Overview:
Bacterial RNase P class A from Maritalea mobilis, 364 nucleotides, folded computationally. Lineage of the source: Bacteria > Pseudomonadati > Pseudomonadota > Alphaproteobacteria > Maritalea. The sequence was found by an Rfam model in a public genome assembly. Model confidence (mean pLDDT): 76 of 100.
Parts: sequence; C1' cells; structure tokens
RNA sequence: GCGGAGGGCCGGAUGGCCGCGGGGUGGCAACACCGCGAGGAAAGUCCGGACUCCCUGAAGCAACGGUGCCGGGUAAUGCCCGGGCGGAGCAAUCCGACGGAAAGCGCCACAGAAAUGAAACUACCCCGGUCCGCCGGGGAAAAGGUGAAACGGUGGGGUAAGAGCCCACCGCGCGCUUGGCAACAAGGGCGGCACGGCAAGCCCCACCGGGAGCAAUGCCGAAUAGGGAUCGCAUCACGGGGCGCUUCACCCCCGCGAUCCGGGUUGGCAGCUAGAGCACACCGGCAACGGUGCGCCUAGAGGAAUGGCCAUCCAGAGGGGGCAACCCCUUGGACAGAAUCCGGCUUACAGGCCCUCCGCGCGU
Repeated sequence: GCGGAGGGCCGGAUGGCCGCGGGGUGGCAACACCGCGAGGAAAGUCCGGACUCCCUGAAGCAACGGUGCCGGGUAAUGCCCGGGCGGAGCAAUCCGACGGAAAGCGCCACAGAAAUGAAACUACCCCGGUCCGCCGGGGAAAAGGUGAAACGGUGGGGUAAGAGCCCACCGCGCGCUUGGCAACAAGGGCGGCACGGCAAGCCCCACCGGGAGCAAUGCCGAAUAGGGAUCGCAUCACGGGGCGCUUCACCCCCGCGAUCCGGGUUGGCAGCUAGAGCACACCGGCAACGGUGCGCCUAGAGGAAUGGCCAUCCAGAGGGGGCAACCCCUUGGACAGAAUCCGGCUUACAGGCCCUCCGCGCGU
C1' cells in the first nucleotide's frame, strides 16, 4: 500500500426569537421568573422478569406448550461469557434446535434391479447344450449404471469369478488407562462387519412453565336511565304471565309521588417513574459479571408535549478559480419517535470516527 475479520462510539454544534407539555417560586387573578423535556433503536411485541388482579389447602401426576453439548454469569431467560465437538476459510474469524435412530411406529420424491424386507438391469465366472446368433441351470455382488443417500472404506492376500472369506490401517461398537469440574480428548486392548438417513414426523429421556395484563388494579363519585327498601296515594279496570286453543274463575306482576340504599358509565385521583438506575475510580475474575467507595437525578403526558424560524459554524456532495496551500458559490445531516417499568433478542439506519487482529506485496 491492497484485500479482509472482529469490536466500540457519534449520528449535527452554539446563540437568539416565537410556541408546546410537566414541575417549582411569587401573585387574588391575569401573568411573570426559574428549571426540565425521546432513542440507539423509543420499533416488532419475539423471549425473560418486576408489579397488579383472578384461580388454587399443599405437593405430585397427567395433559398441553417450550427448551435441549458442557461449565459459569444473572432477579430470570430461549440472553450473555468461556470451553468442547462438527462444518467453512491460507488465516484473523464465522456458522451450527449440537440429547436419543440396537424402545417402538412412520416416511425416504424422481431415477434405479434394489431405499433396510430382501433382491440383480448391463457386465463377470463355472457347468451343460448349440443352427455359433445364443439358450438353459448355477455362483457372486467386486466393475458399470441410478440417486441426496446403495448394505463399511483403502490396499494386499485369496478365488473359476468373487465376497470381512482372511490380514493391515481407517471407520464403528464395548471395556480400560491418563488428562479435564464437565462436555470431551489422547493412548492402548478386545470384538465383529453386524447398527443407512430423517426426531424444525409421531415418539422416548431430562429440565422449565397456573391464567390475564397498567384499557392490570385501587379510591372518589354527577345528570339521565335502570335495580332494591320503606312510606303515602291509586287500583282489582286495561294489559302481560300461570296455560297449546276458546270461555269462565282464581293467583301473580304491571301505576304515580317522596325519602333512603347499593351498583355503575363519562369524569377526577392514585398506580407513574429513584431504578435489578447512570457516570467515574479501585479490587476480584480470561470473560460475561460481581464487590466497595464517591458523585448525580435523568420526560411522566395521557388521544397524548418534545416543534418552527433566523444567524454563525462543522461533516458530506456538486460547480468554479488557483502551480499549490487555499478561496468563492450552491446544496446539505439517515432510521425513526416515549405511553407501567426493567433485562435481552431481532429488524431499520445518510454519513463519519476510533481500536484490535489476519493475509499478500514493497521498503528498511
């Protein structure tokens, strides 16, 4: 210098004017003054909690849902950190639902003889026949061919041709030893070729999980309508019901006014923001994180404020001038936007800055 990998941060600045939402002070009030007022994702609402109500005597089992290598962190997690194993890459590094397929069931498209039950299309070997084209019987599963996957792989021996038929190594399975908390790794022994793949198919195993959510929930409570009680007045008339229809009888309900009670909508208040909080320093830890000290207060609205304009400047982009340093003009800042709060994940994001590491080339 070129190419790449990982991580962190910023994401316009300052001033003025006019507004908006809370708070404080003063004021009878109008109002004045002071101070505060979006984010790294406030988003998706996908996980985990706090908090509140409901259900439940406690615990367990079943069902349903989720998670799934090991160790650690955390209030907790499906998150984070460290490690193991597998895969990709020369490497830095990245990716992985990464328990069980000899508990059982199911599935494996197309192609292919055959998809785990056994079998053989071409080709190979032996025997018999032959009109010399081939035909019949048997052996074998090595070669070709199909497929995502072909019943262990490579090499040698062996054989009529072959085959774990035999041997060595690799793979696989079961013990052992050593290292490691563990996942696992290394070494050596034995076995025999048995055990194809899929569990983000059912299932099995282990672990976790009660439900709903701040429009939760609690308090105060108008008018109107409706409910109940008592009292007063009216009345057995009309209407409705007991009763499918008609008639009659009987029973019940249905009216008005006053007072009181209880529920409850709009509304008001609380919940509501000082918290698993933030910054810095030191200590422990590889790290996630934890501990101690010190400092700080950082929206709290509620159909919902956080905005607009002007000036100067800063990145960035375009144009012009100049040998150059530089100067002038124009333009110009993304994604988005709190709604009970917190920890994560995921997704969106113009432009810019910083740190660490890897590979290649060149120079010293």